Predicted 3D model of a 114-nucleotide RNA (Guanidine-I riboswitch aptamer) from Desulfovirgula sp. Lineage of the source: Bacteria > Bacillota > Clostridia > Thermoanaerobacterales > Desulfovirgula.
[in-house]
RNA sequence: AGAAAGUGUACCUAGGGUUCCACACCCGGUUUUCAGGGUGGUUCGGUCCGAGCGGUACAGGCCCGGAAAAGCAAUUUUCCGGGUUACACCUGCAGGGAGAAAAGCCCAGGCGGU
Numbered sequence: 001a002g003a004a005a006g007u008g009u010a011c012c013u014a015g016g017g018u019u020c021c022a023c024a025c026c027c028g029g030u031u032u033u034c035a036g037g038g039u040g041g042u043u044c045g046g047u048c049c050g051a052g053c054g055g056u057a058c059a060g061g062c063c064c065g066g067a068a069a070a071g072c073a074a075u076u077u078u079c080c081g082g083g084u085u086a087c088a089c090c091u092g093c094a095g096g097g098a099g100a101a102a103a104g105c106c107c108a109g110g111c112g113g114u
Stems, first nucleotide, its partner, number of pairs: 007059006015049002020046002022043001023040005029034001060085011087109001089113002092111001095107003
């Protein structure tokens, strides 16, 4: 100097929009509060989506120790216990993808800057 790896799943959070519900307004009906239609996320919300650089749990990987089995042996397999799974600033600009749509989602720890 360059390259690769830097695991997965679930639940939740920051965040995100607007199908559905709620809410606000409008329309006509009915006639006094009920059903329907339209518009609005520049509506706190419920459902919903949701982090590489947020949280928790479980699984997986790796290392160490112990036990058992197989093997002439090197060693291998299974079980149990412990450890480890680091770091990651601007969550920057632009493009593409998905359910109604958007996003700190996915492409992607991409690209760029430091």